RNA sequence: GCCACGAUGGUGCAAUGGUAACAUGGGGGACUGUGGAUCCCCAGACCCGGGUUCGAUUCCCGGUCGUGGCC
Numbered sequence: 001g002c003c004a005c006g007a008u009g010g011u012g013c014a015a016u017g018g019u020a021a022c023a024u025g026g027g028g029g030a031c032u033g034u035g036g037a038u039c040c041c042c043a044g045a046c047c048c049g050g051g052u053u054c055g056a057u058u059c060c061c062g063g064u065c066g067u068g069g070c071c
Base pairs, nucleotide, nucleotide: 001070002069003068004067005066006065007064010024011023012022018054026042027041028040029039030038047063048062049061050060051059
């Protein structure tokens, strides 16, 4: 330099055009002599800029960063 893949709450990981799921972590509560475990509730995220579309995390173009491959 070229090619491929990836970037989503604090962390891990789904969804792939129609209000972003789950786990863990955090806060509150129930239970308990206390704690743990268990159960219930709450808050918290789509890398950046454009385009297409009624509607974009998703499709297209460019960029940044990361991983792998080729040279």
Transfer RNA from a Candidatus Micrarchaeia archaeon, 71 nucleotides, folded computationally. It matches the Rfam family "tRNA". Gene Ontology term of the family: triplet codon-amino acid adaptor activity. Its mean pLDDT, the model's own confidence on a scale to 100, is 81. The sequence is in RNAcentral, with records from ENA.